[in-house]
A computed fold for a 72-nucleotide RNA from a Candidatus Parcubacteria bacterium, annotated as transfer RNA. Lineage of the source: Bacteria > Bacteria candidate phyla > Candidatus Parcubacteria. The prediction has a mean pLDDT of 81. Rfam family: tRNA. Rfam describes the family as follows. Transfer RNA (tRNA) molecules are approximately 80 nucleotides in length.

RNA sequence: GCUCUCGUAGUUCAACGGAUAGAACGUGGGAUUGCGGAUCCCAAAGUCCAGGUUCGAUUCCUGGCGAGAGCA
Numbered sequence: 001g002c003u004c005u006c007g008u009a010g011u012u013c014a015a016c017g018g019a020u021a022g023a024a025c026g027u028g029g030g031a032u033u034g035c036g037g038a039u040c041c042c043a044a045a046g047u048c049c050a051g052g053u054u055c056g057a058u059u060c061c062u063g064g065c066g067a068g069a070g071c072a
Stems, first nucleotide, its partner, number of pairs: 001071007010025004018055001027043005048064005
């Protein structure tokens, strides 16, 4: 330099172009307990950035940025 894959919550991962973007772990609060742990209930927290297509974009397209792999 060229090609390909990936980028979603604090972490690991889901999500036919259409529902309020979900789950587990973690975090905060509460219940329980003599105190903890375990268990139960509640809550907060996210689509890398800028455009485009579309009635509608996490999803499709373009360009950037970042990570990884292959080739030279």